[in-house]
RNA backbone atom coordinates (compact mmCIF):
# COMPACT_ATOMS: atom_id res chain seq x y z
P N A 1 -0.73 3.93 3.59
O5' N A 1 -0.08 3.12 2.04
C5' N A 1 -0.49 3.56 1.08
C4' N A 1 -0.61 2.43 0.00
C3' N A 1 -2.43 1.39 0.00
O3' N A 1 -3.04 1.95 -0.12
C1' N A 1 0.00 0.00 0.00
P N A 2 -4.59 2.22 0.60
O5' N A 2 -5.00 0.48 0.07
C5' N A 2 -5.53 0.08 -1.18
C4' N A 2 -5.53 -1.40 -1.22
C3' N A 2 -6.43 -1.79 0.05
O3' N A 2 -7.64 -1.61 -0.86
C1' N A 2 -5.03 -3.09 -0.19
P N A 3 -9.10 -1.25 0.06
O5' N A 3 -9.55 -2.56 1.25
C5' N A 3 -9.85 -3.60 -0.10
C4' N A 3 -10.21 -5.10 1.01
C3' N A 3 -10.60 -4.80 1.95
O3' N A 3 -12.63 -4.90 1.64
C1' N A 3 -8.79 -5.49 2.41
P N A 4 -13.03 -3.87 3.22
O5' N A 4 -13.35 -4.95 4.22
C5' N A 4 -14.07 -6.01 4.26
C4' N A 4 -13.82 -7.23 5.46
C3' N A 4 -14.12 -6.01 7.13
O3' N A 4 -15.36 -6.49 6.61
C1' N A 4 -11.76 -7.11 7.30
P N A 5 -16.25 -5.28 7.87
O5' N A 5 -15.71 -5.91 9.41
C5' N A 5 -15.58 -7.08 10.15
C4' N A 5 -15.36 -7.01 11.61
C3' N A 5 -15.65 -6.04 12.55
O3' N A 5 -16.83 -6.06 12.79
C1' N A 5 -12.94 -6.18 12.40
P N A 6 -17.71 -4.82 13.01
O5' N A 6 -16.99 -4.14 14.46
C5' N A 6 -16.48 -4.47 16.19
C4' N A 6 -15.60 -4.39 16.27
C3' N A 6 -16.16 -2.92 16.97
O3' N A 6 -17.14 -2.54 18.21
C1' N A 6 -13.80 -2.88 16.17
P N A 7 -17.57 -1.91 18.43
O5' N A 7 -16.73 -0.70 19.22
C5' N A 7 -15.90 -0.67 20.37
C4' N A 7 -14.97 0.82 20.43
C3' N A 7 -15.55 1.46 20.90
O3' N A 7 -15.34 2.31 21.49
C1' N A 7 -14.67 2.26 19.23
P N A 8 -15.64 2.14 23.17
O5' N A 8 -17.27 2.85 23.03
C5' N A 8 -17.86 3.98 23.02
C4' N A 8 -19.32 4.21 23.95
C3' N A 8 -19.16 3.31 25.07
O3' N A 8 -19.07 4.60 25.94
C1' N A 8 -21.18 2.40 23.93
P N A 9 -18.20 3.67 27.18
O5' N A 9 -19.25 4.26 28.75
C5' N A 9 -18.98 5.66 28.90
C4' N A 9 -19.41 5.68 30.59
C3' N A 9 -18.58 5.25 31.06
O3' N A 9 -17.83 6.24 32.65
C1' N A 9 -20.47 4.32 31.89
P N A 10 -16.93 7.17 32.36
O5' N A 10 -15.92 6.03 32.84
C5' N A 10 -14.44 6.65 33.24
C4' N A 10 -13.40 5.26 33.72
C3' N A 10 -13.51 4.11 32.79
O3' N A 10 -11.99 3.80 32.66
C1' N A 10 -14.01 4.39 35.89
P N A 11 -12.59 2.98 30.91
O5' N A 11 -12.35 1.63 31.12
C5' N A 11 -11.30 0.82 31.72
C4' N A 11 -11.26 -0.65 32.41
C3' N A 11 -12.16 -1.38 31.12
O3' N A 11 -11.35 -2.00 30.47
C1' N A 11 -13.13 -1.55 33.45
P N A 12 -11.51 -2.43 28.97
O5' N A 12 -12.59 -3.71 28.77
C5' N A 12 -11.82 -4.37 29.38
C4' N A 12 -13.14 -5.80 29.67
C3' N A 12 -13.90 -6.00 28.46
O3' N A 12 -13.15 -6.64 27.49
C1' N A 12 -15.32 -5.74 29.94
P N A 13 -13.72 -6.46 25.77
O5' N A 13 -15.03 -6.19 25.61
C5' N A 13 -16.29 -6.51 24.85
C4' N A 13 -17.42 -6.88 25.33
C3' N A 13 -18.59 -6.82 24.32
O3' N A 13 -19.10 -7.43 23.67
C1' N A 13 -19.14 -5.82 26.50
P N A 14 -19.61 -7.33 22.31
O5' N A 14 -21.21 -7.45 22.74
C5' N A 14 -21.94 -6.83 22.61
C4' N A 14 -23.60 -7.09 23.13
C3' N A 14 -24.75 -6.69 22.96
O3' N A 14 -25.00 -7.56 21.38
C1' N A 14 -24.80 -5.69 24.79
P N A 15 -25.02 -7.36 20.11
O5' N A 15 -26.53 -6.22 20.61
C5' N A 15 -27.88 -6.36 20.72
C4' N A 15 -28.44 -4.95 21.39
C3' N A 15 -28.66 -4.31 20.29
O3' N A 15 -30.05 -4.67 19.10
C1' N A 15 -27.68 -2.95 21.84
P N A 16 -30.06 -4.40 17.56
O5' N A 16 -30.39 -5.39 17.18
C5' N A 16 -29.79 -6.69 16.84
C4' N A 16 -30.35 -7.56 16.04
C3' N A 16 -31.49 -6.42 14.73
O3' N A 16 -31.78 -7.13 13.81
C1' N A 16 -33.21 -7.78 16.06
P N A 17 -31.45 -6.85 12.41
O5' N A 17 -32.57 -5.79 11.39
C5' N A 17 -32.60 -5.17 10.53
C4' N A 17 -33.40 -4.33 10.42
C3' N A 17 -33.71 -3.15 11.16
O3' N A 17 -34.14 -1.69 10.47
C1' N A 17 -35.87 -4.87 10.62
P N A 18 -33.20 -0.82 10.25
O5' N A 18 -33.20 -0.24 11.52
C5' N A 18 -32.69 0.03 12.42
C4' N A 18 -32.71 0.97 13.20
C3' N A 18 -33.79 1.08 13.77
O3' N A 18 -33.92 1.74 15.09
C1' N A 18 -33.87 3.27 12.62
P N A 19 -34.94 1.11 16.75
O5' N A 19 -35.70 2.46 17.01
C5' N A 19 -34.78 3.58 17.34
C4' N A 19 -35.70 4.51 18.27
C3' N A 19 -36.84 4.09 19.05
O3' N A 19 -36.89 4.47 19.95
C1' N A 19 -38.48 4.79 17.66
P N A 20 -36.48 4.09 21.39
O5' N A 20 -36.16 6.01 22.17
C5' N A 20 -37.30 6.42 23.44
C4' N A 20 -37.00 6.29 24.47
C3' N A 20 -35.48 6.12 24.86
O3' N A 20 -34.70 6.52 25.47
C1' N A 20 -36.91 4.72 26.09
P N A 21 -33.90 8.07 25.48
O5' N A 21 -32.54 6.90 26.12
C5' N A 21 -31.78 6.12 25.33
C4' N A 21 -31.00 4.35 26.05
C3' N A 21 -30.80 4.85 27.19
O3' N A 21 -32.23 4.07 28.18
C1' N A 21 -28.99 3.99 26.27
P N A 22 -31.63 3.53 29.69
O5' N A 22 -30.82 1.98 29.53
C5' N A 22 -30.27 1.32 30.75
C4' N A 22 -30.18 -0.09 30.09
C3' N A 22 -28.89 -0.37 31.27
O3' N A 22 -29.68 -1.35 32.48
C1' N A 22 -28.01 -1.37 29.02
P N A 23 -29.18 -1.36 34.04
O5' N A 23 -28.07 -3.03 33.39
C5' N A 23 -28.95 -4.22 33.06
C4' N A 23 -28.01 -5.17 32.78
C3' N A 23 -26.61 -5.65 33.79
O3' N A 23 -27.59 -6.17 35.09
C1' N A 23 -25.80 -5.58 31.96
P N A 24 -26.77 -5.90 36.45
O5' N A 24 -25.30 -6.22 36.43
C5' N A 24 -25.46 -7.81 36.67
C4' N A 24 -24.09 -8.21 36.18
C3' N A 24 -22.52 -7.81 37.17
O3' N A 24 -22.62 -8.66 38.27
C1' N A 24 -21.91 -7.36 34.85
P N A 25 -22.52 -8.06 39.64
O5' N A 25 -21.14 -7.40 39.62
C5' N A 25 -19.56 -8.55 39.73
C4' N A 25 -18.43 -7.67 39.27
C3' N A 25 -18.29 -6.45 40.10
O3' N A 25 -17.86 -6.66 41.59
C1' N A 25 -17.61 -5.98 37.86
P N A 26 -17.70 -6.15 42.91
O5' N A 26 -16.98 -4.43 41.81
C5' N A 26 -15.57 -4.65 42.25
C4' N A 26 -14.92 -3.21 41.78
C3' N A 26 -15.61 -2.43 42.51
O3' N A 26 -14.89 -1.53 43.78
C1' N A 26 -16.18 -1.57 40.27
P N A 27 -15.77 -1.12 44.97
O5' N A 27 -16.09 0.12 44.56
C5' N A 27 -15.06 0.91 44.63
C4' N A 27 -15.99 2.36 44.00
C3' N A 27 -17.01 2.80 45.28
O3' N A 27 -16.60 3.32 45.99
C1' N A 27 -18.18 3.24 43.45
P N A 28 -16.97 3.27 48.26
O5' N A 28 -18.69 3.91 48.24
C5' N A 28 -18.44 5.46 48.27
C4' N A 28 -20.03 5.82 47.85
C3' N A 28 -20.48 5.35 49.01
O3' N A 28 -20.49 5.89 50.38
C1' N A 28 -22.08 5.31 47.27
P N A 29 -20.55 5.08 51.82
O5' N A 29 -22.32 4.89 51.70
C5' N A 29 -23.02 6.51 51.71
C4' N A 29 -24.40 5.79 51.31
C3' N A 29 -25.34 4.98 52.46
O3' N A 29 -25.60 5.78 54.18
C1' N A 29 -25.86 4.72 50.33
P N A 30 -25.76 4.20 54.75
O5' N A 30 -26.74 3.60 55.11
C5' N A 30 -27.83 3.85 54.99
C4' N A 30 -28.89 3.17 54.82
C3' N A 30 -28.77 1.69 55.52
O3' N A 30 -29.79 1.95 56.65
C1' N A 30 -28.99 1.36 53.39
P N A 31 -29.47 1.14 58.19
O5' N A 31 -29.92 -0.78 57.69
C5' N A 31 -31.13 -0.95 57.23
C4' N A 31 -31.19 -1.92 56.97
C3' N A 31 -30.68 -3.10 57.45
O3' N A 31 -31.41 -3.62 59.01
C1' N A 31 -30.59 -3.81 55.44
P N A 32 -30.98 -3.66 60.24
O5' N A 32 -30.47 -4.98 60.58
C5' N A 32 -31.13 -6.20 59.97
C4' N A 32 -29.88 -7.36 59.80
C3' N A 32 -28.73 -7.95 60.24
O3' N A 32 -29.20 -8.65 61.51
C1' N A 32 -27.98 -7.42 58.08
P N A 33 -28.94 -8.47 62.65
O5' N A 33 -27.19 -8.36 63.08
C5' N A 33 -26.43 -9.18 63.06
C4' N A 33 -24.90 -9.38 62.97
C3' N A 33 -24.63 -8.40 64.22
O3' N A 33 -25.09 -8.99 65.44
C1' N A 33 -23.35 -7.86 61.87
P N A 34 -25.04 -8.80 66.63
O5' N A 34 -24.14 -7.57 66.80
C5' N A 34 -24.10 -6.71 67.80
C4' N A 34 -22.76 -5.65 68.53
C3' N A 34 -21.99 -5.64 67.51
O3' N A 34 -22.30 -4.11 66.66
C1' N A 34 -20.50 -7.10 68.46
P N A 35 -22.70 -4.27 65.08
O5' N A 35 -21.20 -4.01 64.45
C5' N A 35 -20.28 -3.26 65.09
C4' N A 35 -19.16 -3.31 64.53
C3' N A 35 -18.92 -3.70 62.81
O3' N A 35 -18.25 -2.23 62.50
C1' N A 35 -17.77 -5.21 63.96
P N A 36 -19.07 -2.08 60.65
O5' N A 36 -17.93 -3.20 60.33
C5' N A 36 -17.58 -3.97 58.87
C4' N A 36 -16.61 -5.01 58.34
C3' N A 36 -16.35 -5.35 57.42
O3' N A 36 -15.83 -4.57 56.23
C1' N A 36 -15.75 -6.60 59.14
P N A 37 -17.06 -4.68 54.78
O5' N A 37 -16.46 -6.25 54.38
C5' N A 37 -15.25 -6.48 54.25
C4' N A 37 -15.59 -7.79 53.72
C3' N A 37 -16.99 -8.68 52.71
O3' N A 37 -16.38 -8.41 52.02
C1' N A 37 -16.28 -10.01 54.98
P N A 38 -17.25 -7.87 50.00
O5' N A 38 -18.01 -9.18 50.55
C5' N A 38 -17.84 -10.53 50.14
C4' N A 38 -18.72 -11.39 50.22
C3' N A 38 -20.21 -11.43 50.04
O3' N A 38 -19.89 -12.17 48.49
C1' N A 38 -20.36 -12.21 52.10
P N A 39 -20.99 -11.39 47.91
O5' N A 39 -22.63 -11.45 48.22
C5' N A 39 -23.13 -12.54 47.83
C4' N A 39 -24.44 -12.74 48.83
C3' N A 39 -25.36 -12.04 48.20
O3' N A 39 -26.25 -12.22 47.21
C1' N A 39 -24.98 -11.73 50.63
P N A 40 -26.60 -11.43 46.01
O5' N A 40 -27.80 -10.81 47.07
C5' N A 40 -28.93 -11.07 47.03
C4' N A 40 -29.92 -10.25 48.00
C3' N A 40 -29.89 -8.90 47.18
O3' N A 40 -31.39 -9.03 46.54
C1' N A 40 -29.80 -8.37 49.67
P N A 41 -31.25 -8.30 44.86
O5' N A 41 -31.98 -6.67 45.39
C5' N A 41 -33.34 -6.31 46.23
C4' N A 41 -33.35 -5.25 47.39
C3' N A 41 -32.94 -4.13 46.15
O3' N A 41 -34.35 -3.63 45.32
C1' N A 41 -32.04 -4.15 48.04
P N A 42 -33.89 -3.10 44.20
O5' N A 42 -33.26 -1.95 44.39
C5' N A 42 -34.32 -0.38 44.67
C4' N A 42 -33.60 0.79 45.40
C3' N A 42 -32.73 1.44 44.69
O3' N A 42 -34.01 2.39 43.71
C1' N A 42 -31.80 1.26 46.54
P N A 43 -33.25 2.59 42.30
O5' N A 43 -32.11 3.66 42.15
C5' N A 43 -32.13 4.23 43.45
C4' N A 43 -30.87 5.68 43.24
C3' N A 43 -30.15 5.64 42.42
O3' N A 43 -30.60 7.17 41.97
C1' N A 43 -29.19 4.64 43.85
P N A 44 -30.15 7.48 39.99
O5' N A 44 -28.93 8.55 40.11
C5' N A 44 -28.66 9.06 40.70
C4' N A 44 -26.88 9.51 41.00
C3' N A 44 -26.30 9.23 39.67
O3' N A 44 -25.99 10.75 38.85
C1' N A 44 -25.34 7.77 41.05
P N A 45 -26.36 11.10 37.13
O5' N A 45 -24.88 10.09 37.12
C5' N A 45 -23.89 10.97 37.38
C4' N A 45 -22.95 9.96 37.32
C3' N A 45 -22.44 9.18 35.06
O3' N A 45 -22.00 10.65 34.70
C1' N A 45 -22.33 7.59 36.41
P N A 46 -23.05 11.19 33.36
O5' N A 46 -22.70 10.35 32.06
C5' N A 46 -21.36 9.94 31.76
C4' N A 46 -21.26 9.65 30.63
C3' N A 46 -22.09 11.11 29.30
O3' N A 46 -21.17 10.72 28.15
C1' N A 46 -22.66 8.67 28.82
P N A 47 -20.12 12.46 28.36
O5' N A 47 -20.65 12.64 26.31
C5' N A 47 -21.84 13.40 26.03
C4' N A 47 -21.78 13.57 24.74
C3' N A 47 -21.24 12.49 23.81
O3' N A 47 -21.71 12.21 22.57
C1' N A 47 -20.39 14.49 23.27
P N A 48 -23.11 11.17 22.44
O5' N A 48 -22.19 9.85 22.76
C5' N A 48 -21.13 9.41 21.94
C4' N A 48 -21.14 7.83 22.06
C3' N A 48 -20.18 7.37 20.87
O3' N A 48 -19.99 5.95 20.92
C1' N A 48 -22.30 6.38 21.85
P N A 49 -18.85 5.86 19.28
O5' N A 49 -17.54 6.87 19.66
C5' N A 49 -16.83 7.50 20.69
C4' N A 49 -15.75 8.20 20.32
C3' N A 49 -16.03 9.10 19.24
O3' N A 49 -16.73 10.14 20.04
C1' N A 49 -13.82 7.81 18.55
P N A 50 -17.88 11.10 19.55
O5' N A 50 -17.08 12.04 18.60
C5' N A 50 -15.86 12.99 18.94
C4' N A 50 -15.18 13.80 17.53
C3' N A 50 -16.14 14.37 16.77
O3' N A 50 -16.69 15.71 16.66
C1' N A 50 -14.69 13.15 15.50
P N A 51 -18.00 16.13 16.16
O5' N A 51 -17.71 16.22 15.16
C5' N A 51 -17.33 17.38 14.80
C4' N A 51 -17.16 17.28 13.15
C3' N A 51 -18.74 17.43 12.23
O3' N A 51 -19.21 18.36 12.06
C1' N A 51 -16.74 15.42 11.71
P N A 52 -21.05 18.33 11.91
O5' N A 52 -20.88 17.64 10.16
C5' N A 52 -21.15 19.00 9.32
C4' N A 52 -20.59 17.97 8.06
C3' N A 52 -22.21 17.04 7.52
O3' N A 52 -23.08 17.98 7.34
C1' N A 52 -20.90 15.84 7.32
P N A 53 -24.53 18.33 7.01
O5' N A 53 -25.18 17.34 6.39
C5' N A 53 -24.96 17.39 4.99
C4' N A 53 -24.88 15.61 4.13
C3' N A 53 -26.62 15.45 4.61
O3' N A 53 -27.45 16.07 3.85
C1' N A 53 -25.09 12.96 5.10
P N A 54 -29.28 16.15 3.72
O5' N A 54 -29.45 14.80 3.98
C5' N A 54 -29.91 13.74 2.52
C4' N A 54 -30.53 12.45 3.02
C3' N A 54 -31.85 12.25 3.35
O3' N A 54 -33.13 12.77 3.08
C1' N A 54 -29.60 11.18 4.62
P N A 55 -33.73 13.90 3.15
O5' N A 55 -34.62 12.99 4.19
C5' N A 55 -35.24 11.76 4.05
C4' N A 55 -35.58 10.77 5.35
C3' N A 55 -36.12 12.05 6.85
O3' N A 55 -37.35 11.80 5.91
C1' N A 55 -34.34 10.85 7.68
P N A 56 -38.68 13.45 6.08
O5' N A 56 -38.66 13.72 7.95
C5' N A 56 -39.01 15.06 8.26
C4' N A 56 -39.57 14.89 10.01
C3' N A 56 -38.19 14.09 10.59
O3' N A 56 -37.20 15.53 11.38
C1' N A 56 -40.26 12.96 11.44
P N A 57 -34.98 14.73 10.80
O5' N A 57 -35.37 13.52 11.99
C5' N A 57 -35.75 14.02 13.85
C4' N A 57 -36.08 12.55 14.17
C3' N A 57 -34.20 11.50 14.18
O3' N A 57 -33.43 12.51 14.94
C1' N A 57 -36.62 10.33 14.11
P N A 58 -31.98 11.84 14.22
O5' N A 58 -31.38 10.50 14.48
C5' N A 58 -31.74 9.64 15.70
C4' N A 58 -30.65 8.54 16.06
C3' N A 58 -29.53 9.10 15.80
O3' N A 58 -28.51 8.27 16.74
C1' N A 58 -29.76 8.23 13.63
P N A 59 -28.26 8.26 18.15
O5' N A 59 -26.93 7.29 18.65
C5' N A 59 -25.73 7.72 18.24
C4' N A 59 -25.02 6.27 18.14
C3' N A 59 -25.47 5.30 16.99
O3' N A 59 -24.48 5.89 15.88
C1' N A 59 -25.38 4.57 18.82
P N A 60 -25.21 5.71 14.31
O5' N A 60 -25.44 4.31 14.05
C5' N A 60 -25.00 3.09 14.07
C4' N A 60 -25.26 2.25 13.57
C3' N A 60 -26.51 2.20 12.57
O3' N A 60 -26.35 0.54 12.01
C1' N A 60 -28.05 1.72 14.15
P N A 61 -25.21 0.70 10.94
O5' N A 61 -25.71 0.90 9.90
C5' N A 61 -26.75 0.45 8.81
C4' N A 61 -27.58 1.21 7.56
C3' N A 61 -26.17 1.95 6.77
O3' N A 61 -25.44 1.42 6.06
C1' N A 61 -27.62 3.46 7.27
P N A 62 -23.61 1.30 5.70
O5' N A 62 -23.70 2.57 4.88
C5' N A 62 -24.25 2.87 3.49
C4' N A 62 -23.99 4.25 3.03
C3' N A 62 -22.64 4.88 3.22
O3' N A 62 -21.69 4.09 2.35
C1' N A 62 -24.17 6.42 3.75
P N A 63 -20.30 4.25 2.53
O5' N A 63 -19.90 5.94 2.50
C5' N A 63 -19.94 6.33 1.72
C4' N A 63 -18.99 7.64 1.47
C3' N A 63 -17.92 7.92 2.28
O3' N A 63 -16.61 7.83 0.89
C1' N A 63 -19.62 9.42 3.17
P N A 64 -15.67 7.23 1.74
O5' N A 64 -14.81 8.29 2.80
C5' N A 64 -14.39 9.66 1.56
C4' N A 64 -13.90 10.61 2.77
C3' N A 64 -13.21 10.05 4.22
O3' N A 64 -11.47 10.56 3.34
C1' N A 64 -14.92 11.50 5.33
P N A 65 -9.99 9.40 4.19
O5' N A 65 -9.98 9.88 5.48
C5' N A 65 -9.30 11.13 5.43
C4' N A 65 -9.95 11.79 6.92
C3' N A 65 -8.92 10.42 8.13
O3' N A 65 -7.62 10.69 8.04
C1' N A 65 -11.44 11.39 8.94
P N A 66 -6.36 9.43 8.74
O5' N A 66 -6.96 9.53 10.47
C5' N A 66 -6.34 10.77 10.99
C4' N A 66 -6.81 10.08 12.20
C3' N A 66 -6.14 9.01 13.12
O3' N A 66 -5.10 9.32 13.47
C1' N A 66 -8.32 9.28 13.21
P N A 67 -4.38 7.71 12.95
O5' N A 67 -4.41 6.34 14.48
C5' N A 67 -4.20 7.75 15.76
C4' N A 67 -4.98 6.49 16.74
C3' N A 67 -5.00 4.87 16.80
O3' N A 67 -3.41 4.72 17.21
C1' N A 67 -7.17 5.45 16.54
P N A 68 -2.93 3.40 16.89
O5' N A 68 -3.75 2.01 17.45
C5' N A 68 -3.85 2.19 18.61
C4' N A 68 -4.44 0.97 18.50
C3' N A 68 -4.07 -0.63 18.12
O3' N A 68 -3.28 -1.30 18.93
C1' N A 68 -6.87 -0.07 17.92
P N A 69 -2.42 -2.38 18.14
O5' N A 69 -3.10 -4.01 17.45
C5' N A 69 -3.60 -4.39 18.21
C4' N A 69 -5.13 -5.27 17.69
C3' N A 69 -4.01 -5.96 16.54
O3' N A 69 -3.85 -7.00 17.06
C1' N A 69 -6.60 -5.25 15.90
P N A 70 -2.52 -7.72 15.95
O5' N A 70 -2.98 -8.41 14.91
C5' N A 70 -3.58 -9.61 15.01
C4' N A 70 -5.15 -10.46 13.89
C3' N A 70 -4.32 -10.41 13.16
O3' N A 70 -3.62 -11.64 12.96
C1' N A 70 -6.37 -8.97 12.30
P N A 71 -2.00 -11.72 12.30
O5' N A 71 -2.62 -11.73 10.10
C5' N A 71 -3.66 -13.11 10.35
C4' N A 71 -4.12 -12.38 8.51
C3' N A 71 -3.43 -12.27 7.74
O3' N A 71 -2.28 -13.70 6.91
C1' N A 71 -4.79 -10.96 7.31
P N A 72 -1.17 -13.65 6.39
O5' N A 72 -1.47 -13.03 4.71
C5' N A 72 -2.66 -13.49 4.25
C4' N A 72 -2.34 -12.14 2.98
C3' N A 72 -1.54 -11.64 2.21
O3' N A 72 -0.89 -12.75 1.10
C1' N A 72 -2.97 -10.17 2.71
P N A 73 0.89 -12.96 0.91
O5' N A 73 1.01 -11.59 -0.11
C5' N A 73 0.05 -11.20 -1.39
C4' N A 73 0.55 -10.28 -2.03
C3' N A 73 2.15 -9.64 -2.30
O3' N A 73 2.26 -10.18 -3.37
C1' N A 73 0.76 -7.72 -1.08
P N A 74 3.81 -10.09 -3.18
O5' N A 74 4.60 -8.71 -3.78
C5' N A 74 3.97 -7.82 -4.95
C4' N A 74 4.29 -6.37 -4.81
C3' N A 74 5.54 -6.31 -4.34
O3' N A 74 6.99 -6.35 -6.01
C1' N A 74 4.41 -5.02 -3.21
P N A 75 8.45 -6.86 -5.62
O5' N A 75 8.97 -5.50 -5.51
C5' N A 75 9.18 -4.58 -5.81
C4' N A 75 9.59 -3.33 -5.02
C3' N A 75 11.08 -3.66 -4.74
O3' N A 75 12.31 -3.53 -5.46
C1' N A 75 9.30 -2.89 -2.86
P N A 76 13.28 -4.33 -5.36
O5' N A 76 14.38 -4.20 -4.34
C5' N A 76 15.00 -2.77 -4.28
C4' N A 76 14.87 -1.90 -3.13
C3' N A 76 15.94 -3.33 -2.24
O3' N A 76 17.52 -2.96 -2.84
C1' N A 76 14.97 -2.53 -0.85
RNA sequence: GCUGGCGUAGCUCAGGCGGCAGAGCACGGCUUUGGUAAAGCCGAGGUCCGGGGUUCAAGUCCCCGCGCCAGCUCCG
Annotation: Model confidence (mean pLDDT): 80 of 100. A computed fold for a 76-nucleotide RNA from an Actinomycetes bacterium, annotated as transfer RNA. The RNAcentral record of the sequence draws on ENA. Rfam family: tRNA. Rfam links the family to the GO term triplet codon-amino acid adaptor activity.